[in-house]
RNA sequence: CCCACCGAGGGGCGCUGCAAGCCCGGCCCGUGCAAUGCGGAUCCGCCGGGAUCAGGCUCGGUCCGGGGUUUCCCGUAUCAACGGCGCCCGUUAACG
Numbered sequence: 001c002c003c004a005c006c007g008a009g010g011g012g013c014g015c016u017g018c019a020a021g022c023c024c025g026g027c028c029c030g031u032g033c034a035a036u037g038c039g040g041a042u043c044c045g046c047c048g049g050g051a052u053c054a055g056g057c058u059c060g061g062u063c064c065g066g067g068g069u070u071u072c073c074c075g076u077a078u079c080a081a082c083g084g085c086g087c088c089c090g091u092u093a094a095c096g
Stems, first nucleotide, its partner, number of pairs: 001067003004062006010089006018056001022050006028040004055082001
């Protein structure tokens, strides 16, 4: 540094929906004059559709961890920035 996992970034309900993952079909092969037919192959890749979907981002940690690199290690103090739309709750501050 990357992956994985855990935690935090106050919370609830509803709506839409991108990406990822999941499912179905097609692109492929055979048959057939052809087909929206029938059978086979395949989820490597591409296309289309469906359901689900607003922590997928950032920060910290890992006495269970995996991989890479090599100069860093320990302590103290201070400390986040963000997250579609609508409504609601909570917390804090200011004004009335």